Description
A computed fold for a 72-nucleotide RNA from a Patescibacteria group bacterium, annotated as transfer RNA. The sequence is in RNAcentral, with records from ENA. Rfam family: tRNA. By type it is a transfer RNA. Lineage of the source: Bacteria > Bacteria candidate phyla. The prediction has a mean pLDDT of 84.
RNA sequence: GGGCCUGUGGUGUAAUGGUAACACGCAUCCAUCGCACGGAUGAGAUUGCGGGUUCGAUUCCCGCCAGGUCCA
Numbered sequence: 001g002g003g004c005c006u007g008u009g010g011u012g013u014a015a016u017g018g019u020a021a022c023a024c025g026c027a028u029c030c031a032u033c034g035c036a037c038g039g040a041u042g043a044g045a046u047u048g049c050g051g052g053u054u055c056g057a058u059u060c061c062c063g064c065c066a067g068g069u070c071c072a
Stems, first nucleotide, its partner, number of pairs: 001071007010024004018055001026042005048064005
């Protein structure tokens, strides 16, 4: 330098163009003498960045950035 893959809450992963979900974690409450377990409620993502297509983009297209892998 070139090809391919990946990028989504704190972490790990879903979501085949139509209000971004689940688990763990976190906060509050219940329960306990107290902790853990358990139960209830809640906060937390401008979906890596910038454009394009579309009524509408996490999803499709282009460029860039970062990581991985292969080739030179």